A computed fold for a 532-nucleotide part of an RNA from an uncultured organism, annotated as small-subunit ribosomal RNA, 5' domain.
Context: one part of a larger RNA
RNA sequence: GAACGAACGCUGGCGGCGCGUUUUAAGCAUGCAAGUCGAACGGUAGAGGGGGCUUCGGCCCUCUUGAGAGUGGCGAACGGGUGAGUAACACGUAGGUGAUCUACCUUAGAGGUUGGGGAUAGCCUGUGGAAACACAGGGUAAAACCUGAUGAGCUUCUUGAGGUAAAGGACGAGAAGGAAAGGGGCUUCGGCCCUGCCUUAAGAUGAGCCUGCGGUCCAUUAGUUAGUUGGUGGGGUAAAGGCCUACCAAGGCGACGAUGGAUAGCCGGCCUGAGAGGGUGACCGGCCACACUGGGACUGAGAUACGGCCCAGACUCCUACGGGAGGCAGCAGCUAAGAAUCUUCCGCAAUGGGCGCAAGCCUGACGGAGCGACGCCGCGUGGACGAAGAAGGCCUAACGGUUGUAAAGUCCUUUUUUUGGUGAAGAAUAACCUAAGGAGGGAAUGCCUUAGGGAUGACGUUAGCCAAGGAAUAAGCCCCGGCUAAUUACGUGCCAGCAGCCGCGGUAACACGUAAGGGGCGAGCGUUGUUC
Numbered sequence: 001g002a003a004c005g006a007a008c009g010c011u012g013g014c015g016g017c018g019c020g021u022u023u024u025a026a027g028c029a030u031g032c033a034a035g036u037c038g039a040a041c042g043g044u045a046g047a048g049g050g051g052g053c054u055u056c057g058g059c060c061c062u063c064u065u066g067a068g069a070g071u072g073g074c075g076a077a078c079g080g081g082u083g084a085g086u087a088a089c090a091c092g093u094a095g096g097u098g099a100u101c102u103a104c105c106u107u108a109g110a111g112g113u114u115g116g117g118g119a120u121a122g123c124c125u126g127u128g129g130a131a132a133c134a135c136a137g138g139g140u141a142a143a144a145c146c147u148g149a150u151g152a153g154c155u156u157c158u159u160g161a162g163g164u165a166a167a168g169g170a171c172g173a174g175a176a177g178g179a180a181a182g183g184g185g186c187u188u189c190g191g192c193c194c195u196g197c198c199u200u201a202a203g204a205u206g207a208g209c210c211u212g213c214g215g216u217c218c219a220u221u222a223g224u225u226a227g228u229u230g231g232u233g234g235g236g237u238a239a240a241g242g243c244c245u246a247c248c249a250a251g252g253c254g255a256c257g258a259u260g261g262a263u264a265g266c267c268g269g270c271c272u273g274a275g276a277g278g279g280u281g282a283c284c285g286g287c288c289a290c291a292c293u294g295g296g297a298c299u300g301a302g303a304u305a306c307g308g309c310c311c312a313g314a315c316u317c318c319u320a321c322g323g324g325a326g327g328c329a330g331c332a333g334c335u336a337a338g339a340a341u342c343u344u345c346c347g348c349a350a351u352g353g354g355c356g357c358a359a360g361c362c363u364g365a366c367g368g369a370g371c372g373a374c375g376c377c378g379c380g381u382g383g384a385c386g387a388a389g390a391a392g393g394c395c396u397a398a399c400g401g402u403u404g405u406a407a408a409g410u411c412c413u414u415u416u417u418u419u420g421g422u423g424a425a426g427a428a429u430a431a432c433c434u435a436a437g438g439a440g441g442g443a444a445u446g447c448c449u450u451a452g453g454g455a456u457g458a459c460g461u462u463a464g465c466c467a468a469g470g471a472a473u474a475a476g477c478c479c480c481g482g483c484u485a486a487u488u489a490c491g492u493g494c495c496a497g498c499a500g501c502c503g504c505g506g507u508a509a510c511a512c513g514u515a516a517g518g519g520g521c522g523a524g525c526g527u528u529g530u531u532c
Base pairs, nucleotide, nucleotide: 001532002531003530004529006528007527008526009525010524013379014378015377016376017375018374019372020371021337026335027334028333030332031331032330035074036073037072040071041070046065047064048063049062050061051060052059053058081290082289083288091214092213093212094211095210096209097208100207101206105203106202107201109200110199111198112197113196114148115147116146117145123138124137125136126135127134128133154177155176156175157174158173159172160171182195183194184193185192186191216262217261218260223253224252225251228250229249230248231247232246233245234244235243265287266286267285268284269280270279271278272277292313293312294311295310296309315326316325317324318323343369345368346367347366351365352363353362354361355360382412383411384410385409392403393402394401395400417469418468419467420466421465422464426459432453433452434451435450436449437448438447476521477520478519479518480517481502482501483500487516488515489514490513491512497504498503
């Protein structure tokens, strides 16, 4: 000198864009943060209409509508947070997978969508319990569950040829095995269309595994290792493999630093520097790991699952003492800690995500607003004229000098501000309607393409613009011995104090304190801390 997720002191007008618990991966009151689908299913409470009966309490039948809860599907493995652990194929980079998986999506890909069955929740009745909840009996539905048929270019096995370093890849033959679910719309009642479902091929996307190389410190850590290193058989996995197991062999790593210890998430980047390098990993983006602590699996295409389950532990809460409930390192917020870090806000209007044919619902992701000069950038706090120069202050040898065109005063302007008005863009189009064309078709719905119309704004009293008023609403901080731009007077008297270094202060202190003047930066200025 530059920089900062900064803090502290003094001061503080506005706007834009960013950033905001670096400490205790400490504990958390409260609310919200993951639902959705009635076009998969049975169907209720309730509401409305009509009819019948009545002891006037109500009951029964029927039509329409219809929650909540339940079965089922998809999602909940994304999105959001944090950096504890990890020195490791965790990350970065370059490769391999002939050792693998991949829901949804795509191909106007290929083929299929057939026959049966038994339950169960909801519901009703009852029982136990303080509760959380649980149990028994009866009975019901499905795209839930089970089973039969058929079945390929699928799977497994046998085999052929070819090929390979070796193979599980590609081609051919045989045997065995294994599927499915319906729903909606239109109809001339024949069927047609849309969407699901099953098998399969390829792609896309995502993921698993393996390898070369690379990036911390300590040798005052020198030896280490028994599933350890390799082989064979078996098991296991989507998949190679001591991944696991039985047996066999005795290997494997290490001064090119093994093992141990300390520290640490890694990278793109960021800061500094002419560069080489050094430091760093806040925000944003990629990857990894974690979700009170430790362990475990289940479901599923995918988790060993932050707002799922089970066990153990610590802590907190409820209890009728028998037993239960919980997990903010999601968004706000609270307590504690600390030098220190925000609102228990608005909205799904936009972008994106989940579900749904859609309408739509959900979304503390996100879009916004609020607080904080925490940072960067921009603007303003007025402009012109105005004395050989007012007053006051300070200095003075008392002449004068200086503050100083500074003020006052005159004439302007209105950025900003206040009040009132006006007023974009962020909204694209969706459903739906109309018209035209096209493919197929016997018709209609439907399908494809185009054109026109077509709701919706949290921010928001928006930005901007217009009018009116009035210089009106707006300047501080540090320094003045040298380094280092800028000096005099008084007070003090090695005292009080200053100080980054050298050093000032013991009676004329340019170094302390105050004043006047001056210098620097300016809504900031200085100090402290850290890095280069």

RNAcentral holds the full RNA, with entries from Greengenes. Its mean pLDDT, the model's own confidence on a scale to 100, is 82.